[in-house]
Molecule: transfer RNA
Organism: uncultured Methanobrevibacter sp.
RNA sequence: GGCCGUGUGGUCUAAUGGUAAGACCCCUCACUUGCAAUGAGGAGACUCUGGGUUCAAAUCCCAGCACUCCCA
Numbered sequence: 001g002g003c004c005g006u007g008u009g010g011u012c013u014a015a016u017g018g019u020a021a022g023a024c025c026c027c028u029c030a031c032u033u034g035c036a037a038u039g040a041g042g043a044g045a046c047u048c049u050g051g052g053u054u055c056a057a058a059u060c061c062c063a064g065c066a067c068u069c070c071c072a
Base pairs, nucleotide, nucleotide: 001071002070005067006066007065010024011023012022013021018055026042027041028040029039030038048064049063050062051061052060
């Protein structure tokens, strides 16, 4: 330099055009002499950036950025 793929809470993963879901972590409460485990509840992402299509975009299209793999 070229061809693909990926980008969503602190971390990992869903959502395949219609109000972003779950697990871990974190906080509170219960249980315990105390801790852990367990149970209940809560906080936390408007989805990499900018534009376009659409009544409606995390999702489709374009450009850019970052990362991974492959080729040279």